Bacterial RNase P class A, 345 nucleotides, folded computationally. Model confidence (mean pLDDT): 77 of 100. Its Rfam family is "Bacterial RNase P class A". It is annotated as a ribozyme.

């Protein structure tokens, strides 16, 4: 210098001005409302994201359910760790890709059982189409042996070299593979070494049923709690509330109290597994200690409009109870570490 790999930060900048939604201070103490509560003026200060998104996982919180156990159903699936928890993350193991930095993998069990493997092919877990060899009533045909060779296929009965044989074959031998055992290293997944078994079970698919292990109660902030005009309702009304009705009963209304919970209001609501910095422990995810800090809370739903200057001319997108993740979208700019190639010293 070129081409790459991994990680991180920012998300037009600055100034002015007019608005909008909370909060704080002051003034007023009026207006609306039965109440709860709301409303005015002045000043100050704050006000979306890295994904606020999809709503795909996990948790907090709330209400309901729940003695304990089992069935059914769902999810997860190499090992160890992190965590409130996870299907997430970190570190390993095994496998795949790359010269490399590094990246990717729904990675348990197919010797528990069942099922499937289209087409092609003789044959798909069981076989003899061609070929090879032997035999027969030997040109064609028939019987037997044979998986070394051919054909089909994604996949054809461990591979390969030799011995052997009528031709062949783990039938036998070496090496590799596979299975079993022991030892060594490792918490483990697993790796290595040694020995044994000629290999009988042993093709693939479990994102087919299934088996094994672990986990899972349901619904969700329109959860839910409090106050509370109204409607429906209960009790009382005395020698003494009113109408029907002059009186009694009854009934309708009214009043009082209770209950109720609609309209409406408040809480839940944002101080939280918070954020920033430092130190300590850990390879890391993360944890611990200390200090500092407060950073939207609406409910028809605020975070915007305009003007000026500048530039590389500005992407995807706008909270609705809150967090941890995943996934998807995204104009661009910058930083850090590393790899390979070439050149120079």
């Nucleotide at each position: 210098u070129a081409a790459g790999c991994a990680g991180g930060a920012c998300a037009g900048a600055c100034g002015g001005u007019c608005g909008c939604u909370g909060c704080c201070g002051g003034c007023a103490g009026g207006c609306c409302g039965a109440a709860a509560g709301g409303u005015g003026c002045c000043g100050g200060g704050a006000g979306a994201g890295g994904a606020a998104a999809g709503u795909c996982c996990g948790g907090g919180c709330u209400u309901c359910a729940c003695a304990g156990g089992g069935c059914a159903g769902g999810a997860u699936g190499c090992c160890g760790g992190a965590u409130a928890a996870c299907g997430u993350c970190c570190g390993g193991u095994g496998g795949a890709g790359g010269c490399g930095a590094c990246u990717c993998c729904c990675a348990g069990g197919a010797a528990a059982g069942u099922g499937c493997a289209a087409c092609a092919g003789a044959a798909a877990u069981a076989u003899a189409c061609c070929g090879c060899c032997g035999g027969g009533u030997c040109u064609u045909c028939c019987c037997g042996g044979u998986a070394a060779g051919g054909u089909u296929g994604g996949a054809a009965g461990g591979g390969c070299a030799g011995u052997g044989u009528a031709a062949g074959a783990g039938a036998c031998u070496a090496c590799c593979g596979c299975c079993c055992g022991u030892c060594u290293g490792g918490c483990a997944a697993c790796a290595g070494a040694c020995g044994g078994g000629g290999c009988a079970c042993a093709u693939g698919c479990a994102a087919a049923c299934c088996c094994c292990a672990u986990c899972c109660g349901a619904a969700g902030c329109a959860a839910g709690g409090c106050c509370g005009u109204a409607a429906c309702g209960a009790a009382g009304c005395a020698u003494a509330u009113g109408g029907c009705u002059g009186c009694c009963c009854g009934u309708c209304a009214g009043c009082u109290u209770c209950a109720g919970g609609u309209a409406g209001g408040c809480c839940g609501c944002u101080u939280g597994a918070g954020u920033u910095c430092a130190c300590c422990g850990g390879c890391a995810a993360c944890g611990g200690u200390g200090a500092a800090u407060c950073u939207g809370g609406a409910u028809a739903g605020a975070u915007g409009g305009c003007c000026g200057u500048c530039c590389a001319c500005g992407a995807c997108a706008u909270a609705a109870c809150c967090c941890g993740g995943c996934u998807u979208a995204u104009c661009g700019u910058c930083c850090u570490g590393c790899u390979u190639a070439c050149a120079u010293c």